[in-house]
RNA sequence: ACAUUGGUUUUCUAGGGUUCCGCAAUGCAAAAUUGGUCUUGACCGAGAGAAAACACAUAACAGUCUGGCUGUUAUGACACGGUGGGAUAAAAGCCCAGGAGUU
Numbered sequence: 001a002c003a004u005u006g007g008u009u010u011u012c013u014a015g016g017g018u019u020c021c022g023c024a025a026u027g028c029a030a031a032a033u034u035g036g037u038c039u040u041g042a043c044c045g046a047g048a049g050a051a052a053a054c055a056c057a058u059a060a061c062a063g064u065c066u067g068g069c070u071g072u073u074a075u076g077a078c079a080c081g082g083u084g085g086g087a088u089a090a091a092a093g094c095c096c097a098g099g100a101g102u103u
Stems, first nucleotide, its partner, number of pairs: 005055001007054006015044002020041001022038001023035004056076009078098001080101001084096003
């Protein structure tokens, strides 16, 4: 210096907190307050976790029959990593970011 599709979306997981619901405590009770050092009902959620669908590229084969199309199959690797900042109620393997750096 170069970056392989470093593809998109969805569902989920590791993980994450606390707006809402619930739970617990205080309180005669209602209201209210407090608690995430409350399982989760929901919520956020991975480039370097999983699955699926779709698109794209390349190759082979087949069809159409000479014009580039269509279809099927296969392949699409690898990936150590801060500090800091940002969003949301809040936090995070979210985003900045396959960044800085390291090998």
The RNA shown here (Guanidine-I riboswitch aptamer) has 103 nucleotides and comes from Bacillus atrophaeus. The sequence is in RNAcentral, with records from Ribocentre. Rfam family: Guanidine-I riboswitch aptamer. From the family's description: This family represents a conserved RNA structure found upstream of the ykkC and yxkD genes in Bacillus subtilis and related genes in other bacteria. Model confidence (mean pLDDT): 79 of 100.